[in-house]
Context: one part of a larger RNA
RNA sequence: GGGUGAACGCUAGCGGCGCGCUUUAGGCAUGCAAGUCGAACGACCCCACCCUCUAAGCUUCUGAAUCGCAGACGAAACUGUUGGUUCGGCGGCCUAGAGGGUGGGGAGUGGCAGACGGGUGAGUAACGCGUAGGAAUCUACCUAGAAGUGGGGAAUAACUCCGGGAAACCGGGGCUAAUACCGCAUGUGGUGCUGAGAGUAAUCGAAGUAUCAAAGGGCAUAACUGCUCGCUUCUGGAGGAGCCUGCGUUCCAUCAGCUUGUUGGUGGGGUAAAGGCCUACCAAGGCAACGACGGAUAGCUGGGCUGAGAGGUUGACCAGCCACAAGGGCACUGAGACACGGGCCCUACUCCUACGGGAGGCAGCAACCGGGAAUCGUAGACAAUGGGCGAAAGCCUGAUCUCGCGACGCCGCGUGGAGGAUGAAGGCCCUCGGGUCGUAAACUCCUUUUACAAGGGAAUAAGUCCGCCGGCUGGCGGAUUGACUGUACCUUGUGAAUAAGCCGCUGCUAACUACGUGCCAGCAGCCGCGGUGAUACGUAGGCGGCAAGCGUUACCC
Numbered sequence: 001g002g003g004u005g006a007a008c009g010c011u012a013g014c015g016g017c018g019c020g021c022u023u024u025a026g027g028c029a030u031g032c033a034a035g036u037c038g039a040a041c042g043a044c045c046c047c048a049c050c051c052u053c054u055a056a057g058c059u060u061c062u063g064a065a066u067c068g069c070a071g072a073c074g075a076a077a078c079u080g081u082u083g084g085u086u087c088g089g090c091g092g093c094c095u096a097g098a099g100g101g102u103g104g105g106g107a108g109u110g111g112c113a114g115a116c117g118g119g120u121g122a123g124u125a126a127c128g129c130g131u132a133g134g135a136a137u138c139u140a141c142c143u144a145g146a147a148g149u150g151g152g153g154a155a156u157a158a159c160u161c162c163g164g165g166a167a168a169c170c171g172g173g174g175c176u177a178a179u180a181c182c183g184c185a186u187g188u189g190g191u192g193c194u195g196a197g198a199g200u201a202a203u204c205g206a207a208g209u210a211u212c213a214a215a216g217g218g219c220a221u222a223a224c225u226g227c228u229c230g231c232u233u234c235u236g237g238a239g240g241a242g243c244c245u246g247c248g249u250u251c252c253a254u255c256a257g258c259u260u261g262u263u264g265g266u267g268g269g270g271u272a273a274a275g276g277c278c279u280a281c282c283a284a285g286g287c288a289a290c291g292a293c294g295g296a297u298a299g300c301u302g303g304g305c306u307g308a309g310a311g312g313u314u315g316a317c318c319a320g321c322c323a324c325a326a327g328g329g330c331a332c333u334g335a336g337a338c339a340c341g342g343g344c345c346c347u348a349c350u351c352c353u354a355c356g357g358g359a360g361g362c363a364g365c366a367a368c369c370g371g372g373a374a375u376c377g378u379a380g381a382c383a384a385u386g387g388g389c390g391a392a393a394g395c396c397u398g399a400u401c402u403c404g405c406g407a408c409g410c411c412g413c414g415u416g417g418a419g420g421a422u423g424a425a426g427g428c429c430c431u432c433g434g435g436u437c438g439u440a441a442a443c444u445c446c447u448u449u450u451a452c453a454a455g456g457g458a459a460u461a462a463g464u465c466c467g468c469c470g471g472c473u474g475g476c477g478g479a480u481u482g483a484c485u486g487u488a489c490c491u492u493g494u495g496a497a498u499a500a501g502c503c504g505c506u507g508c509u510a511a512c513u514a515c516g517u518g519c520c521a522g523c524a525g526c527c528g529c530g531g532u533g534a535u536a537c538g539u540a541g542g543c544g545g546c547a548a549g550c551g552u553u554a555c556c557c
Stems, first nucleotide, its partner, number of pairs: 001557004006553005013413006019406002021371001026369002030366003035112003040109002044106012057093003061089007068081004119324003128249007137241003142237008150184001152182002159174006189212006197204002216229005250296003257287003262284008299321004303314004326347005349360004377403001379402003385399001386397004416446004426437004451494006463480007501546005507526002512541005522529002
């Protein structure tokens, strides 16, 4: 001089982009962080709407009876009647019930996802990582190709009945569905065995034999059937994963010898796969001053910092790999885990309890306590990007995108510009003449970044849905989607208005005087200052440096 995930002191106007528990891998209240599919399946309850049937009520129209009224002189009969009552019919409205359908909700069976994404660095000196290779392997979803998808069966949750328990939850009887489960058929094909034949061999391999599959759903159609999403077997691809090897990878020799599954072989087992990976037997090997073994420390790398480089130092953020998920162990399921928000056991801790027994795991996002010099909100949204599920609509997503807090860092902007003197006032110094702060201020003219107020106001949006056309890709038309956000940005108005500090001034090292103090009080990175004229202490004026920062401390080069 440069650097930092910094901290502390004084100070502080704004914006953009980043970064923000380095310590106790200490403990954690609360909320959220992984679900989704009804186009796999059965049943239940509730709500809304539609259709059908039944019953009651009201009612338009219409038919009949009766009473009333009117007609002809009158009774009966007859005719008419816009009136009352009763009954019938087509229909309408409303209510109730039953059945069916559509949509929505909760639980269950089933499928896929929960092995990704997110966190942390405890452990690990190791094929863990980096790099370059290798052969004895697996791979869900995706993709290319070949072949198939026939016909049956028995259960079980949900539900219901009974019982146990404080709870967590559990037991028994009965019923039921499936893309759940199990036989049968078929066998393109795969696998095992025999193996003509080819080849020095490894090995390949005609043919034969044995064995191994499957599931349906939706849309359209009057139907035949078509389309689509699936399902089964096999061969490839892509991406992913497991394994092996060469080389490299901190310090201590005041760690010098270490090792019995140890080193190798044979048989067997095990794995997706080579292998002492495991086991029985046999042999006695294997490693080591080119540092075995032991101890200490540490996640590794791309990179970061520094340096002319060589090198030194470092591994925060971002990215790749690894390891871990309260401590320790174990397997299950699955294409994939020995599985952070799955399971079992032991331990420590916390909580509930009816004392018999149960529940839990923030090194996810916030938050809290503790520790510490020290490190943030119990925020918003799925609008975008990405992920899971779904045919889709969509749902979920503390990944992510945003907002908030912190000068923690970097970058940018501002705190005004021009003029203004035989140089105001005031401060300080003085040789008392003056000098200096100082064009600095006042004052005049101007500007308006910023601030405040008002008005306007984005982009990030690609898609998605519906209708029509079209054989498909697609085209046309319509509707609709922004958390941030009335934000960025733009315009107008007001008015120099709202905005400067910190450290230093003996030498190194840019910058000096006065007063106070008197080896005191104090300073100090080193040399060193201070004991009565201190440019080194304290204050003031002046000056120097940097500037929304400036110093100090710690650490690296």